Predicted 3D model of a 163-nucleotide RNA (glmS glucosamine-6-phosphate activated ribozyme aptamer) from Thermoflavimicrobium dichotomicum.
The organism belongs to Thermoflavimicrobium, within Bacteria.
It matches the Rfam family "glmS glucosamine-6-phosphate activated ribozyme aptamer". Its family is annotated with catalytic activity and regulation of gene expression in the Gene Ontology. Rfam describes the family as follows. This entry contains a glucosamine-6-phosphate activated ribozyme that is found in the mRNA for GlmS. GlmS is an enzyme that uses fructose-6-phosphate and glutamine to generate glucosamine-6-phosphate. The ribozyme catalyses self cleavage of the glmS mRNA that is thought to regulate GlmS activity. It is annotated as a riboswitch.
It was read from a public genome assembly, where an Rfam model found it.

[in-house]
RNA sequence: UUUUGUCGGAAAGCGCCAGGACUGUAAGGGAGAGCUUACAGUUGACGAGGAGGAGGAGCAUCGAGUGAUCGGCGGAUGCCUCCCGGUGUUGCGUCAGCACCGUGGAAUCACAGCACAAACCAGCAAGGUGACUUGCUGCACAAAGGCUGUGGUAUGACGCAUA
Numbered sequence: 001u002u003u004u005g006u007c008g009g010a011a012a013g014c015g016c017c018a019g020g021a022c023u024g025u026a027a028g029g030g031a032g033a034g035c036u037u038a039c040a041g042u043u044g045a046c047g048a049g050g051a052g053g054a055g056g057a058g059c060a061u062c063g064a065g066u067g068a069u070c071g072g073c074g075g076a077u078g079c080c081u082c083c084c085g086g087u088g089u090u091g092c093g094u095c096a097g098c099a100c101c102g103u104g105g106a107a108u109c110a111c112a113g114c115a116c117a118a119a120c121c122a123g124c125a126a127g128g129u130g131a132c133u134u135g136c137u138g139c140a141c142a143a144a145g146g147c148u149g150u151g152g153u154a155u156g157a158c159g160c161a162u163a
Base pairs, nucleotide, nucleotide: 014074015073016072017071019070020043021042022041023040024039025038026037027036028035046063047062048061052083053082054081055080056079084102085101086100087099088098089097091160092159093158094157095156096155107153108152109151110150111149112148113147114146121138122137123136124135125134126133127132
C1' cells in the first nucleotide's frame, strides 16, 4: 500500500470520481503567450420542504447563486400498485363509490397572506507553492405540491332521528 473478515459510527442537494474545469511540476514546441504529453493534486448542490409497511420503476418538490450546482456512478423521505389503520363526502349508522391522511393529520378549486433561509457577498484568522480547504464576524435577499385564513363546490342505497 492492497485484499479479506469482524466490531462500532455515520446521510439524504446525501456519498463517491476514470470525463471535464482549475493548479503545480517535468519534458516538447515556440520570439513570446497560448498549446501538447505525462505525473501529482483541487473542485465536483446553497438552504426551505419532505418518512405507516411491502414491492416496482428509475431526472423525485421549491426557490437562491459572480451559475461547472457541467458530466458520470450509487443512494434518497417523492411517484405508481397493493396492504394496514384512519379522515372527508354538510344529523347519525351500515354497505359501497370517489378523493385523501399516516398520528393528531386527512376532499377539491379560487383568492389573499406568511416565513430572521443558507450559501453568495464583505471582512478576519489558520493550512497549502498554488488551485483551494476549514472556521469566525457582519449584512441582506426567496419560492413552493410547505403553513394560515376566507369563500365556492362535493356520489348513491337502506334504516333511524329531527323539521